The RNA shown here (c-di-GMP-I riboswitch aptamer) has 78 nucleotides and comes from uncultured Sulfurovum sp.
RNA sequence: GGUUGAAAAUGCCAAACCCAUCACAAGCUGGGGACGGAAAGCCAAGGUCCCUGCUCACAGGAUAGCCAGGUUAGGAUU
Repeated sequence: GGUUGAAAAUGCCAAACCCAUCACAAGCUGGGGACGGAAAGCCAAGGUCCCUGCUCACAGGAUAGCCAGGUUAGGAUU
């Protein structure tokens, strides 16, 4: 330096749901909350699903806690 993720430790993030806000919607954001997570940090170029439009084709949008991929990082040192 790289790979892996048993143990230990410092901590970190935050599903469903509820309230508020924004949006035609999917859904975003803030607060509460904790199902879970070793990248549940970031990236929408690929695929799936979802929303809208003219419900075909196609276009626009959403989703990174769906899959795959890229990239950056913390602790320990079996």
Of the family's consensus pairs, 94% are formed in the model.